[in-house]
RNA sequence: GAUAGAGGUUGCGUAUUUCAAGAGUAGACCGUCCGAUGCAUCAGAGUGCAGGUGAAGACGAAGCGAAAGGGAUAUACGCCGAAAGGAACGGAUCUCUGCUGUCCUUUUCUUGGGCGUGAAUUGAACAGGUUCACGACUGUCAUCGUCAGAUGGAGCGCUAUC
Numbered sequence: 001g002a003u004a005g006a007g008g009u010u011g012c013g014u015a016u017u018u019c020a021a022g023a024g025u026a027g028a029c030c031g032u033c034c035g036a037u038g039c040a041u042c043a044g045a046g047u048g049c050a051g052g053u054g055a056a057g058a059c060g061a062a063g064c065g066a067a068a069g070g071g072a073u074a075u076a077c078g079c080c081g082a083a084a085g086g087a088a089c090g091g092a093u094c095u096c097u098g099c100u101g102u103c104c105u106u107u108u109c110u111u112g113g114g115c116g117u118g119a120a121u122u123g124a125a126c127a128g129g130u131u132c133a134c135g136a137c138u139g140u141c142a143u144c145g146u147c148a149g150a151u152g153g154a155g156c157g158c159u160a161u162c
Stems, first nucleotide, its partner, number of pairs: 001162005008080001011079006018072002027064001030060004037050004042098005083111006090104004112138002115135008140153005
């Protein structure tokens, strides 16, 4: 240097099926009041669409009525920096500015892995996600050892073969 493997039966990620929840919510229609703005992530300007054949808002109602992200189940696929997160440049989101939200590529930094507890954040949520701290467990290597174990490190690592 190349090849092949291991950590776990809750390893990581993607896709699809079904189910619950989201939610009787958002929204559309109808009626009454009101009377000029509303929408295109946020702010400003523009542009477009809708609007006295009534915007936005409020109330009522025989009533009508979703979806996405996330979760569980099953199946399939790709894998073991699998993957996740922070930052920066660039791109997309009607145009421009702001760099505000969301998504994508690249570069760089951090994290061995899952779990539990707490805080913050996200989320409809008491589910879940993300970050940090603490805790034990677990895998791996190094050192020490009274050979029971102890201490410490990090995946650009570890093991095997060539």
Lysine riboswitch aptamer from uncultured Eubacterium sp., 162 nucleotides, folded computationally. NCBI's taxonomy places the organism under Bacteria, Bacillota, Clostridia, Eubacteriales, Eubacterium. Of the family's consensus pairs, 100% are formed in the model. It matches the Rfam family "Lysine riboswitch aptamer". Rfam links the family to the GO term lysine biosynthetic process.